[in-house]
RNA sequence: GGUCCCAUCGGCUAGCCAGGUUAGGCCACAGGCCUCUCAAGCCUGAAGCAGGGGUUCAAAUCCCCUUGGGACCA
Numbered sequence: 001g002g003u004c005c006c007a008u009c010g011g012c013u014a015g016c017c018a019g020g021u022u023a024g025g026c027c028a029c030a031g032g033c034c035u036c037u038c039a040a041g042c043c044u045g046a047a048g049c050a051g052g053g054g055u056u057c058a059a060a061u062c063c064c065c066u067u068g069g070g071a072c073c074a
Stems, first nucleotide, its partner, number of pairs: 001073007010027004020057001029045005050066005
């Protein structure tokens, strides 16, 4: 230098190929219920699409560029 892969709540991840529900689940966290108290259980809540641009009525999803990480070739 070239080709390819990955990036989503605090953590792990689904959704992307094939665009359209309020972006879902588990753990953790906060509040409530229960309990003499704690744990467990139940209910509720906060929290996320790496950045920019494009296409589209509509983008986490498609396209381009950038950033970070990784693999291979040279």